[in-house]
RNA sequence: GGCCCCGUAGCCAAGCUGGUAAGGCAAGGGACUGCAAAUCCCUCAUGCAGCGGUUCGAAUCCGCUCGGGGCCU
Numbered sequence: 001g002g003c004c005c006c007g008u009a010g011c012c013a014a015g016c017u018g019g020u021a022a023g024g025c026a027a028g029g030g031a032c033u034g035c036a037a038a039u040c041c042c043u044c045a046u047g048c049a050g051c052g053g054u055u056c057g058a059a060u061c062c063g064c065u066c067g068g069g070g071c072c073u
Stems, first nucleotide, its partner, number of pairs: 001072007010025003019056001027043005049065005
């Protein structure tokens, strides 16, 4: 230098044939308990790496950039 993959909440992670972003853990509140643990219920958030473009509509498509990993030279 060329090519490929990845980047989604505090952590893990689905969604990527374009149409209001699942789930788990953690955290907070409540129930229960003599107090706890466990269990159950609720909540959590203007979370899609950044910018621009296409589109009625973009996490998803396109371009550039940033970060991580790999292959080739």
Transfer RNA from a Longimicrobiales bacterium, 73 nucleotides, folded computationally. Taxonomically the source falls in Longimicrobiales (Bacteria, Pseudomonadati, Gemmatimonadota, Longimicrobiia). RNAcentral holds the sequence, with entries from ENA and MGnify. Rfam family: tRNA. Rfam classes the family as a transfer RNA. Rfam's curators write: Transfer RNA (tRNA) molecules are approximately 80 nucleotides in length. Model confidence (mean pLDDT): 81 of 100.